The part of an RNA shown here (small-subunit ribosomal RNA, central domain) has 347 nucleotides and comes from an uncultured bacterium. Model confidence (mean pLDDT): 86 of 100. It matches the Rfam family "Bacterial small subunit ribosomal RNA". Gene Ontology terms of the family: structural constituent of ribosome and ribosome.

[in-house]
Context: one part of a larger RNA
RNA sequence: UUGGGCGUAAAGGGUGCGCAGGCGGCUUUACAAGUUGGAUGUGAAAUAUUGUGGCUCAACCACAAACGUGCAUCCAAAACUGCAAAGCUUGAGUUAAGGAGAGGUAAGUGGAAUUCCUAGUGUAGCGGUGGAAUGCGUAGAUAUCAGGAGGAAUACCGGUGGCGAAGGCGACUUACUGGACUUAAACUGACGCUCAGGCACGAAAGCGUGGGGAGCAAACAGGAUUAGAUACCCUGGUAGUCCACGCCGUAAACGAUGAGUGCUAGGUGUUGGGGGUCAAACCUCGGUGCCGCAAGCAAACGCAAUAAGCACUCCGCCUGGGGAGUACGUGCACAAGCAUGAAACUC
Numbered sequence: 001u002u003g004g005g006c007g008u009a010a011a012g013g014g015u016g017c018g019c020a021g022g023c024g025g026c027u028u029u030a031c032a033a034g035u036u037g038g039a040u041g042u043g044a045a046a047u048a049u050u051g052u053g054g055c056u057c058a059a060c061c062a063c064a065a066a067c068g069u070g071c072a073u074c075c076a077a078a079a080c081u082g083c084a085a086a087g088c089u090u091g092a093g094u095u096a097a098g099g100a101g102a103g104g105u106a107a108g109u110g111g112a113a114u115u116c117c118u119a120g121u122g123u124a125g126c127g128g129u130g131g132a133a134u135g136c137g138u139a140g141a142u143a144u145c146a147g148g149a150g151g152a153a154u155a156c157c158g159g160u161g162g163c164g165a166a167g168g169c170g171a172c173u174u175a176c177u178g179g180a181c182u183u184a185a186a187c188u189g190a191c192g193c194u195c196a197g198g199c200a201c202g203a204a205a206g207c208g209u210g211g212g213g214a215g216c217a218a219a220c221a222g223g224a225u226u227a228g229a230u231a232c233c234c235u236g237g238u239a240g241u242c243c244a245c246g247c248c249g250u251a252a253a254c255g256a257u258g259a260g261u262g263c264u265a266g267g268u269g270u271u272g273g274g275g276g277u278c279a280a281a282c283c284u285c286g287g288u289g290c291c292g293c294a295a296g297c298a299a300a301c302g303c304a305a306u307a308a309g310c311a312c313u314c315c316g317c318c319u320g321g322g323g324a325g326u327a328c329g330u331g332c333a334c335a336a337g338c339a340u341g342a343a344a345c346u347c
Base pairs, nucleotide, nucleotide: 004318005317006316007301008300012315014201015200016199017198021194022193023192025088026087027086028085029084031082033081034080035077036076037075038074039073040072041071042070049065050064051063052062053061054060091191092188093187094186095184096183097182098181103177104176105175106174107173108172109171110154115149116148117147118146120144121143125136126135162169163168206247207246208245209244210243211242215241216240220236221235222234223233258314259313260312261311262310263309266291267290268289269288270287271286272285273284274283275282296303297302320347321346322345329340330339331338332337
């Protein structure tokens, strides 16, 4: 390479949008590029294959046939692909009417709690632990009460609940705004799917500038523990955590499971709609769970209409362990570093 794979063995890109490319619903007609059949020409000889023959056999040699899977030209076919024209509505979209939601952005507001400040009451302890000590406190702490300041987070509701492409999103109000779903079937008429490169988004930590700083808390200091204790425990505590703007671009970015479409027993919850009913039962569409010897799949575990089943389309990726996500080169970044990504050698 052929082939086989990617939940856990190596392997799904962190996520989306999307150009090129690849692939693409139903019907009719035309063309004939692909496709199929036929004819002609060509496809050197030798070799190789088959048959026959010649050296006494064989090797060797000769003759004949077939092959030469291809190419060109011509004729024909029209199912499929393609191309052109015309049409269709089920894919896709639009429209109308609805309800659901921590979807996003900005501004504002509230209450609980921690800390600090001021004043009152009040007196000797508080705090902390397995036990202690460091620490705080007669300059009046802890406790309690009144007032004030400031920052951060939003108890209960809260739920294998909801929303979002993913990251993620949770007090309340307002403004702006994205998407999904249901019902109707009025409109467009294949307008679709996927997507290398590209662009955008992307937790935490980290970086730059300027703010902010209550609590928590890397580093650091002290107290313990211990043989030691650069830890676990305790008392403190700075970056950081928060805000604005700009970078970084990585995660066990996980469902360790790419996206789309169709098909394949059931049962039982839940959530948002619709139908139905007096109310139910029940039916149905979208989501989210569980069970399942239904079939099937799987090495097993398990998956099972939210597939890891049966198929098709497109993309990404894998090919023994270590060396190594290293070196070198290149690109990007302020840096940290990220992306791409070997080999020798060794088992």